[in-house]
Context: one part of a larger RNA
Molecule: small-subunit ribosomal RNA, 5' domain
Organism: uncultured bacterium
RNA sequence: GAUGAACGCUGGCGGCGUGCUUAACACAUGCAAGUCGAACGGAGUGCCUUAGAAAGAGGAUUCGUCCAAUUGAUAAGGUUACUUAGUGGCGGACGGGUGAGUAACGCGUGAGGAACCUACCUCGGAGUGGGGAAUAACAGACCGAAAGGCCUGCUAAUACCGCAUGAUGCAGUUGGACCGCAUGGUCCUGACUGCCAAAGAUUUAUCGCUCUGAGAUGGCCUCGCGUCUGAUUAGCUUGUUGGCGGGGUAAUGGCCCACCAAGGCGACGAUCAGUAGCCGGACUGAGAGGUUGGCCGGCCACAUUGGGACUGAGACACGGCCCAGACUCCUACGGGAGGCAGCAGUGGGGAAUAUUGGGCAAUGGGCGCAAGCCUGACCCAGCAACGCCGCGUGAAGGAAGAAGGCUUUCGGGUUGUAAACUUCUUUUCUCAGGGACGAACAAAUGACGGUACCUGAGGAAUAAGCCACGGCUAACUACGUGCCAGCAGCCGCGGUAAUACGUAGGUGGCAAGCGUUAUCC
Numbered sequence: 001g002a003u004g005a006a007c008g009c010u011g012g013c014g015g016c017g018u019g020c021u022u023a024a025c026a027c028a029u030g031c032a033a034g035u036c037g038a039a040c041g042g043a044g045u046g047c048c049u050u051a052g053a054a055a056g057a058g059g060a061u062u063c064g065u066c067c068a069a070u071u072g073a074u075a076a077g078g079u080u081a082c083u084u085a086g087u088g089g090c091g092g093a094c095g096g097g098u099g100a101g102u103a104a105c106g107c108g109u110g111a112g113g114a115a116c117c118u119a120c121c122u123c124g125g126a127g128u129g130g131g132g133a134a135u136a137a138c139a140g141a142c143c144g145a146a147a148g149g150c151c152u153g154c155u156a157a158u159a160c161c162g163c164a165u166g167a168u169g170c171a172g173u174u175g176g177a178c179c180g181c182a183u184g185g186u187c188c189u190g191a192c193u194g195c196c197a198a199a200g201a202u203u204u205a206u207c208g209c210u211c212u213g214a215g216a217u218g219g220c221c222u223c224g225c226g227u228c229u230g231a232u233u234a235g236c237u238u239g240u241u242g243g244c245g246g247g248g249u250a251a252u253g254g255c256c257c258a259c260c261a262a263g264g265c266g267a268c269g270a271u272c273a274g275u276a277g278c279c280g281g282a283c284u285g286a287g288a289g290g291u292u293g294g295c296c297g298g299c300c301a302c303a304u305u306g307g308g309a310c311u312g313a314g315a316c317a318c319g320g321c322c323c324a325g326a327c328u329c330c331u332a333c334g335g336g337a338g339g340c341a342g343c344a345g346u347g348g349g350g351a352a353u354a355u356u357g358g359g360c361a362a363u364g365g366g367c368g369c370a371a372g373c374c375u376g377a378c379c380c381a382g383c384a385a386c387g388c389c390g391c392g393u394g395a396a397g398g399a400a401g402a403a404g405g406c407u408u409u410c411g412g413g414u415u416g417u418a419a420a421c422u423u424c425u426u427u428u429c430u431c432a433g434g435g436a437c438g439a440a441c442a443a444a445u446g447a448c449g450g451u452a453c454c455u456g457a458g459g460a461a462u463a464a465g466c467c468a469c470g471g472c473u474a475a476c477u478a479c480g481u482g483c484c485a486g487c488a489g490c491c492g493c494g495g496u497a498a499u500a501c502g503u504a505g506g507u508g509g510c511a512a513g514c515g516u517u518a519u520c521c
Stems, first nucleotide, its partner, number of pairs: 001520003005517005012391006018384002020349001025347003029344003034090003039087002042084004047078005054071002058067003097302003106227008116219002121215008129163001131161002138153003142149002169195006175188005200207002228274003235265003240262004245257003277299004281292004304325005327338004355381001357380003363377001364375004394424004404415004429458006438448001465510005470491003476505005486493002
């Protein structure tokens, strides 16, 4: 000098940041991923039309009843408006958290892929013909305490499956040109054969769907170099090292398999053990270097522990599935449910770290033609002197050098222009009035927020502590104590005049902080 700090004493305000470093310990509760009715069939509500049980003001009446405005159960049909459990599409692989593991092509940097993939998006070239069979929802029946399951029957689609068409695509055969880096690559959108597609909706503006070529973006793989400590770890390795052939993958490859060979690594430190996420950066330092990786950004890994695949353009998937383990909960004992290292919050651990807050107004994301919906991402507010920065606690005048305190050689000295007092000011503070930018796009739309800011009024009013004073090291006297009580970073103080202990006065330093402790340079 620095810190994600803690502790002690103290504490006025504002701005901007930061805030479980320990138990990757266990979690009550709420929220954190939905959306589309312009893909689909239903269901419900509303509206309209028709029929209409029943009631019925009033009128008539031969008192039996009749007519009847109106209200209107219910049923049928239609329509557009709304809601939606289910089928279907897209998104839940992003965003958010954590650093357990990992000494590794994990990361950083530089190359390569003639060995690869890429939904949505952009640009280009084509197409969108004609059929079929189911299934949820629903209805009925059954089983179960529940979670849930099973059987029968009906139905729709942008769900599913054939057929047609089809190239520049893929596979095979084959001709030519050019090129390279070995396997080879590119082009003539060469030639022939074989194979493969589609889906509709609508408010008629559009939005979609299929095939294909390129781009963009994102990813995957390979390699050079760099990347902590220990030799009181010296040998390690059998899918091990390589080959041939296959399987698998988007793709290369012992990635996996059969066979063959016996190799491969290592004092230039293999193997083993310990420690650790890596980087941009941060701290320090004149630099070289040393230390570090919290916040922010990039990459990686993980999601109760271990394993596995499914779906999908993309996962071996935090708020998906299956199995096993531990734990917790429900149970009718047969069986089930769960996963905060998301945001808050609770218990525990700890020296120690915050609200079960507001809003989608902005930025961004998902879905949707849109309106919009969702969004604990995000924007804000709350708590904490945890940090940095800024401001204030008044200013000028004022000597009878007041009183009081302390001290004294009793003359005085000092506190000290300090106070009182006079004249001002109002940053802050309180009250009152006005009141934003952030809002884009014609209008509307602001959580923050009646906030910031502006104006006026009031009144010095609401606001100073902490540590030290022997030397290092700025700052000294008195009293108490008497090797006691105590101090102390080092040297060392204290045994009767202690500038070193305790108190007081004074002084020095810093200041809403000041000291101490811990760690790094």